[in-house]
The RNA shown here (SAM riboswitch aptamer (S box leader)) has 105 nucleotides and comes from Planococcus sp. CPCC 101016. The prediction has a mean pLDDT of 83. It was read from a public genome assembly, where an Rfam model found it.
RNA sequence: AACUUAUCAAGAGAGACUGAGGGACAGGCCCUAUGACGUCCGGCAACCCCCGAUUGGGAAGGUGCCAAAUCCAACGGAACAUGAAAAUGUUCCGAAAGAUAAGUC
Numbered sequence: 001a002a003c004u005u006a007u008c009a010a011g012a013g014a015g016a017c018u019g020a021g022g023g024a025c026a027g028g029c030c031c032u033a034u035g036a037c038g039u040c041c042g043g044c045a046a047c048c049c050c051c052g053a054u055u056g057g058g059a060a061g062g063u064g065c066c067a068a069a070u071c072c073a074a075c076g077g078a079a080c081a082u083g084a085a086a087a088u089g090u091u092c093c094g095a096a097a098g099a100u101a102a103g104u105c
Base pairs, nucleotide, nucleotide: 002104003103004102005101006100007099008098013041015040016039017038021031022030023029027072028071042066043065044064046063047062048061049058050057051056070097075094076093077092078091079090080089081088082087
């Protein structure tokens, strides 16, 4: 890297350093000098794990995570609304893509 499976509506600083960008994605909408990103410290507890033993607890260890649902949309479908139509909007479902974990080759 590829593949499989599971999950993605919960949770997490008013600290230090730095100093302009960031939220994967040509759209939207946001965050940001009342300091973003990053690093350190701190924290959370999703998976593995540990204790208990169905449903609970822990954070020592391996990953992970700490704005907004995976921020929303992006492809297909259904219902409804507006419209003469083309079309647009709203809600829902599914897919795709992505993320994380555990595993396989």